[in-house]
RNA sequence: CCCGCCGGACAGGCAGCCGCUCCGGGGAGGCCGAGCCGCACCCGCAAGGGAGCAGCCGGCCCUUGGGGAGGAAAGUCCGGUCUCCGCAGGGUAGCGUGCCGGCUAACGGCCGGGGGGAUCCGCUCAAAGCGGAUUUCACGGAAAGUGCCACAGAAAAUAUACCGCCGGGAGUUUCGGCUUCCGGUAAGGGUGAAAAGGUGCGGUAAGAGCGCACCGCGUCCCGAGCAAUCGGGAUGGCAGGGCAAACCCCACGUGGAGCAAGACCAAAUAGGGGACCAGCGGUGACCCGCCGCGCCACAGGAGUCCCGGGUAGGUCGCUAGAGCGGCGCAGUAAUGCGCCGCCCAGAGGAAUGGCUGCCGCCCCGAUUCGUCGGGGUACAGAAACCGGCUUAUCGUCCGGCGGGCUGA
Numbered sequence: 001c002c003c004g005c006c007g008g009a010c011a012g013g014c015a016g017c018c019g020c021u022c023c024g025g026g027g028a029g030g031c032c033g034a035g036c037c038g039c040a041c042c043c044g045c046a047a048g049g050g051a052g053c054a055g056c057c058g059g060c061c062c063u064u065g066g067g068g069a070g071g072a073a074a075g076u077c078c079g080g081u082c083u084c085c086g087c088a089g090g091g092u093a094g095c096g097u098g099c100c101g102g103c104u105a106a107c108g109g110c111c112g113g114g115g116g117g118a119u120c121c122g123c124u125c126a127a128a129g130c131g132g133a134u135u136u137c138a139c140g141g142a143a144a145g146u147g148c149c150a151c152a153g154a155a156a157a158u159a160u161a162c163c164g165c166c167g168g169g170a171g172u173u174u175c176g177g178c179u180u181c182c183g184g185u186a187a188g189g190g191u192g193a194a195a196a197g198g199u200g201c202g203g204u205a206a207g208a209g210c211g212c213a214c215c216g217c218g219u220c221c222c223g224a225g226c227a228a229u230c231g232g233g234a235u236g237g238c239a240g241g242g243c244a245a246a247c248c249c250c251a252c253g254u255g256g257a258g259c260a261a262g263a264c265c266a267a268a269u270a271g272g273g274g275a276c277c278a279g280c281g282g283u284g285a286c287c288c289g290c291c292g293c294g295c296c297a298c299a300g301g302a303g304u305c306c307c308g309g310g311u312a313g314g315u316c317g318c319u320a321g322a323g324c325g326g327c328g329c330a331g332u333a334a335u336g337c338g339c340c341g342c343c344c345a346g347a348g349g350a351a352u353g354g355c356u357g358c359c360g361c362c363c364c365g366a367u368u369c370g371u372c373g374g375g376g377u378a379c380a381g382a383a384a385c386c387g388g389c390u391u392a393u394c395g396u397c398c399g400g401c402g403g404g405c406u407g408a
Stems, first nucleotide, its partner, number of pairs: 001404010012359007020068008030060004035056002038053002041050003070379001074390002077388005082258004094254005099113005114139001115137009140249002145247002147243003162189002164185009197215006216238001217236008262316004272307005280301001282298003286294001323342008360377007
């Protein structure tokens, strides 16, 4: 200097003009309000109805000051706060998680450790092995049971035998062998992702844990560690191939829906309940019979008012919180504790923007090395809130680690 990996920070700046939203202050006058308090009026026989004035409050409007997207606001994949509904207790099903320890409100997250894999470095002539660094893993159980293992291959799990090797019989022979049958074998070849422990020596007709040494594995014991696990010893000739991201088994956890949750206020219209009923309509009685008028009574169809549910609409939930910044302490770390300081969107068909100028930053080209020209400046937009994970992202900077090249 270049490349790669991991972790962290940033995510254009300034000015002018025009806007949007929220909060606070002020406002001569005007308008609006289904708000509060007071005053007095009109209509009706009545139940009741209607309009007005003044003040306060709120809004519109004017003015002024301040706040206004993110590292992912995204996907909605996990976990929680909150809200409503459900719920005797126990079990089962379903779903989720799965080495060990810790952190946390909680988690499938994070930190540390163990084990397996991959890459690199060192020791070593080299391999094996040992040690270190980085990184990665759905990493409980395959000796409960069931199931599956394509193609190839003799055989994919009750083992088996294509070529080969070895022994024997028969036939044949140019005496080297060849063919065929029976038997032994699993070392070698071949197939496969995977082949029934591996390497070596002995042994044998050839072979074989058949015997032995080392490694691996099973069982038991001892030691270290909270544990996962690691180390050592004894013993067994080796049983039990792989797959649980197949069913399953074991352990632990788990009620459902979600801020369009939910709570409050509440118009018009329609429907429900109740009270009242002068006049309208109905029924009955009376005025000698009938009809009408009248009058009395009853009911309550229409009517008037009230109540309750509920819609539009309005208000709350709603943003001071597992909050942010700094310092110190404890801890390997995740994280916790203490002190000081700060307030940082809150909309609701949904604001956080647009235009112009100048300057940054990156790339390409030209260059008289002063600059000039062109291009680019991402991904993306809160909707109750918080902790994670995953995905998208022009570029820049910082820290750590590894590799390569070059110079002194």
The prediction has a mean pLDDT of 77.
Predicted 3D model of a 408-nucleotide RNA (Bacterial RNase P class A) from a Bryobacterales bacterium.
The model forms 95% of the base pairs in the Rfam consensus.
Rfam family: Bacterial RNase P class A. Gene Ontology terms of the family: dimeric ribonuclease P complex, tRNA processing and ribonuclease P activity.
The RNAcentral record of the sequence draws on ENA.
A source record names the gene rnpB.